[in-house]
RNA sequence: UGCCGGAAAAGGGGGUGCCGCAAUGAAGGCUGAGAUUAUACCCAUUGAACCUGAUACGGUUAAUGCCGGCGAAGGGAAUUUUCUUGCUUCUGAGA
Numbered sequence: 001u002g003c004c005g006g007a008a009a010a011g012g013g014g015g016u017g018c019c020g021c022a023a024u025g026a027a028g029g030c031u032g033a034g035a036u037u038a039u040a041c042c043c044a045u046u047g048a049a050c051c052u053g054a055u056a057c058g059g060u061u062a063a064u065g066c067c068g069g070c071g072a073a074g075g076g077a078a079u080u081u082u083c084u085u086g087c088u089u090c091u092g093a094g095a
Stems, first nucleotide, its partner, number of pairs: 002087002005084006012043003017030003050075003057068003
C1' cells in the first nucleotide's frame, strides 16, 4: 500500500401474521430477531432480509410460513466513510 474477516456511523432496502368458549374492538395467548410502523429488529449482490409462484403442495396445530419442500426457480437495496485482528506488497534503517 492492498486484500479478507470483524465492528461502528451515515444513507438505503424490508416485514408486521394467526387466535379456541357467537361477532367486532381492546386486553391477552402462539411462533419468531422483529407481529401496536417500533428512539426498534433484520438485510445489503458471496444478496432466503424480503417479494412472486401461493386463495398452491405435504405435515403439524386452537389457528397461522408453525415446519418442510418448492429453491442450482424468477425478482430484490449494486453502498460510502472510519476503526481494527490477520495476511501480503513496496520503501527505509540496522545486523
This is a predicted structure of a 95-nucleotide RNA (TPP riboswitch aptamer (THI element)). Its Rfam family is "TPP riboswitch aptamer (THI element)". From the family's description: Vitamin B(1) in its active form thiamin pyrophosphate (TPP) is an essential coenzyme that is synthesised by coupling of pyrimidine and thiazole moieties in bacteria. Its mean pLDDT, the model's own confidence on a scale to 100, is 76. The model forms 94% of the base pairs in the Rfam consensus.